SAM riboswitch aptamer (S box leader) from Actinoplanes sp. TFC3, 139 nucleotides, folded computationally. The prediction has a mean pLDDT of 77. It was read from a public genome assembly, where an Rfam model found it.

Order: sequence, then structure tokens, then C1' cells
RNA sequence: ACCUCAUCCAGAGGGGUAGAGGGACACGGCCCGACGACACCCCGGCAACCACCGCGCUCGACUCGAUGACGAGGCAGCCGCACGGCAGGUGCUAAUUCCGUCCCGGAUCGCGGCUCGUCGCGCCCGGGGAAGAUGAGAA
Repeated sequence: ACCUCAUCCAGAGGGGUAGAGGGACACGGCCCGACGACACCCCGGCAACCACCGCGCUCGACUCGAUGACGAGGCAGCCGCACGGCAGGUGCUAAUUCCGUCCCGGAUCGCGGCUCGUCGCGCCCGGGGAAGAUGAGAA
């Protein structure tokens, strides 16, 4: 790098260096930026995943009863789930992953066609996907 899974409408600032573009790719929008963006460094912060801690649930070794496959109890421990804490490892710290571009569906409205039954396109709305980012795992 590739693969799998999960999440992505919430949240979170200052200083320094430097100096012109930046917001993942392409395109169309719309934003940010000399009142210094983006990037890098330092100090903070946020809290998605992993780790750790706590609490609860479930399973279960085992025990008792019954005698086909069941019922009751069930300390501790392991696994799993959920919640909370924490901020160790990553990550993040403008705008929904800034919006859209592919598919499906949809009330109204607008335009056009027609065999007057409806059909197509557009605005808009909802859902799904693709791609991306992050984490964990596997490799």
C1' cells in the first nucleotide's frame, strides 16, 4: 500500500516561524485568507477508537431437584454488552466529510409533450451508495 469492521449534523484555542494561497482528487458552487489563512513548532483544549479504572447486566464452573433435551441457585474469575471516569497511545481543534456531481423514492410548484390516461425535465426534500478521513484488527 491492499483488506475487514466501526464512526463521521456535537465538541475544542493561543503564541512563534514564515509569507500566498487554502478548503482530499476532478469539475461546479460556496466559503477562509496580508485584520496573516494553509503548513511546521510550542503550550493548551476536545473526546471518536484503543488502553486503564469503576459500576451494572449477561454467560458460565459448580450445587440442588427432576429424569430425555428441564427448573432453581450461582462467590470469584474469563469473555461479551452497556454506562461512567480518565486523558496514557493515536486522532482532532472554520463551515454536516462545507454543499453537489452516482442510484432510488417523493407532496407542491414551474416548463414541455401527448393518445388527456399521464409522461419527461427542472427547483426542493428524504434515503442509499461511491470516494475520503480517523481508529482498531488482520496482514